[in-house]
The prediction has a mean pLDDT of 75. Predicted 3D model of RNase P RNA and transfer RNA as a complex of 550 nucleotides. It holds a member of the Rfam family "Bacterial RNase P class A". Gene Ontology terms of the family: ribonuclease P activity, dimeric ribonuclease P complex and tRNA processing.

RNA sequence: GCGGACGGGCGGACGGCCGCUUUUCGAAGUGACUCCCUCCGCUUCCGCGGAGGACCGGCGCUUCGGGGGGAGGAAAGUCCGAGCUCCACAGGGCAGGGUGGUCGCUAACGGCGACCGGGGCGUUCCCGCGAGGGGCGCUUCAGGGACAGUGCCACAGAGAACAAACCGCCCAAGUCGAUUCAGCUCCCGGCUCACGCCGUGAGCGAGCGAUGGGCCGCGUAAGCGGCCCAUGCGAGUCGAACGGUAAGGGUGAAAAGGUGGGGUAAGAGCCCACCGCCGUUCUGGCGACAGGGCGGGCACGGUAAACCCCACCCGGAGAAAGGCCAAAUAGGGCGGCGCUCGAGAUUGGCCCGGUCGAUGCCGCCGGGUAGGCCGUUGGAGGCGACGGGCAACCGUCGUCCCAGAUUAAUGGCCGUCGCCGUUGCCCCUUUUGGGGUGGCGGAACAGAACUCGGCUUACAGCCCGUUCGAAACU
RNA sequence: GGGGAUAUAGCUCAGUUGGGAGAGCGCGUGGAUCGCACCCACGAGGUCGGGGGUUCGAGUCCCCCUAUCUCCACCA
Repeated sequence: GCGGACGGGCGGACGGCCGCUUUUCGAAGUGACUCCCUCCGCUUCCGCGGAGGACCGGCGCUUCGGGGGGAGGAAAGUCCGAGCUCCACAGGGCAGGGUGGUCGCUAACGGCGACCGGGGCGUUCCCGCGAGGGGCGCUUCAGGGACAGUGCCACAGAGAACAAACCGCCCAAGUCGAUUCAGCUCCCGGCUCACGCCGUGAGCGAGCGAUGGGCCGCGUAAGCGGCCCAUGCGAGUCGAACGGUAAGGGUGAAAAGGUGGGGUAAGAGCCCACCGCCGUUCUGGCGACAGGGCGGGCACGGUAAACCCCACCCGGAGAAAGGCCAAAUAGGGCGGCGCUCGAGAUUGGCCCGGUCGAUGCCGCCGGGUAGGCCGUUGGAGGCGACGGGCAACCGUCGUCCCAGAUUAAUGGCCGUCGCCGUUGCCCCUUUUGGGGUGGCGGAACAGAACUCGGCUUACAGCCCGUUCGAAACU
Repeated sequence: GGGGAUAUAGCUCAGUUGGGAGAGCGCGUGGAUCGCACCCACGAGGUCGGGGGUUCGAGUCCCCCUAUCUCCACCA
C1' cells in the first nucleotide's frame, strides 16, 4: 500500500425558482343536517315540537396572505411478539400449534446480552513413543430426551443393531482326510562330473500296548523266539473346513472404542498403562457445567427439521377491528331448521358448563350504497448529561414535539460544492499509489397507511474498528 | 390493509412411512401405405420456481425469497 471476512455507523450538502400535503393564525366570500338566532304552540319548571333566518356566536367549505412540519434503514416480507378494539371480567377438558443449554434483560417474544458446552478450519506454539491433550486466532450450532416405547437405515457389502465371517491369518484343543510307526552308521564293489542309486557284508537298535488270524524255528509238552496280515487305540507329520479369529484387506454415511505394550496357534479388553466412555462420590459455581477421587473392561451406533416423551407457553378475530351520522332499495324470491322437550349465537375442530335466544336463525338468488366523522397519531417517544451494570438494559434530571394521505402529498428544473468510474496534462513517491487541474459519464435498494419491539430479505457508494492474506517488482 | 392456495418435460397433471423422477398429448427417427392420416416400434426432452439448512441421502422435512391465482366492505 492492496484485497477478503466479521462487526458498527452514514445513506449527499447549500442556494434560487415553480409546485404538493398538513397544521395554525388572519382576511374575504359562501352553506344550513346539527349548534345558534327570530317567531308560534305545549308545559309549574327543566324542556319538547313546528315554521323561518343567516344578523350575533360557533361549525363546515372555497380563495388569498403569514408562520410551523413533511418517509426509511429497511417504510418491504407479514415471519414472531405486544399495545389497542370487539366478542362475557376469557371458564374446564380433549385435540391442535409453538418454543427448547444456563443465567439475565424486556411490556412480551421464536428477540437481545453474558456465560457454558459441542462442531469445523488454521497454527514456524507447548506436552506425549503414540492415540491424543492443551494454548492462540477465526468461525459455526433449531444446543431438552435415542438405557420410556415404536419406526427407518436404500444401494453396495460376508455382515446394518440381541451383528457377521468374503479375502486373509491359524492348526493349540476337538473334528475330518492323507501318510508314517522303523530305521541309522560303517567297509568293499559297480554306475555317475557331482548329488546320488544299485549289490554284498558287518555293527547298533527294536516298536504304545491290546485283540484276532496265519506261517517258520526250538522244544515231548507247557511255552519261548522271529516274521506276515487285519482291526481298534495312541503318537508323529502334512492338509482341510463343517473349526478358531476379528489384528489386516475390501464395502459403506456408519462395521460394535482408540494408541502403545504384553500375550497367543493366530488373534482379541484376553491382560496392563494411557486416551475416551459409563457409574458413584467430593469440591467449586445461582446455574448450564468444570475439576478431582474411587469403581467398572465397555454393557449403551445414527436419526426426534420421523412418530413420540418431558418442561413451558398459546381463547378467537383483526383497523375491511370497533363506534357515530347520512344516503338508497323490492325490507323481495327459493330452500332448510326451529319456537321453551328450543334452532341458533357466544368468531376456526370436538365435548362439558355458563349466558343470550323467537315479528327467530342459516344458505343461495336478487336489490341498494360505495359518502362523511371518530378510532388516528404524544409514544414501552426522540436527543443530551450524570449514575448503576462486563453487556443487553435500567434509573434520575433537562430538553424537544418530530408525516398523517385515502386515485392516495413529501416532487421537478437550474447553479455551486462534495462522492464514484474513466481519461488528458503536471508534480510527488521504492511499484499495483497519492496530490493538483480539466473533459465525459454516473448516483443504489426502495415510498409510511392504527402504533410499537424484533427478525428476515434488498441495497450504489463512503467512513471507523478487529482480524487474515496472496501475487508481482526492486 | 388482511387471509388462503399453487409452482414437477413444450402443454395438462400424478408422485406418502425421505432411497427408481413418471403418465397422457405433443416432438424426432424408422416401419406399414401408391401417398397422407390413423396405427406399430424405438428415442430425445427435467436447474422438480430460486437459495440455504437437517439427514448418509430431499420433488418430499424445516427456514428465507420470487412469481401466479383466489377470497374478504356496508345496508335491508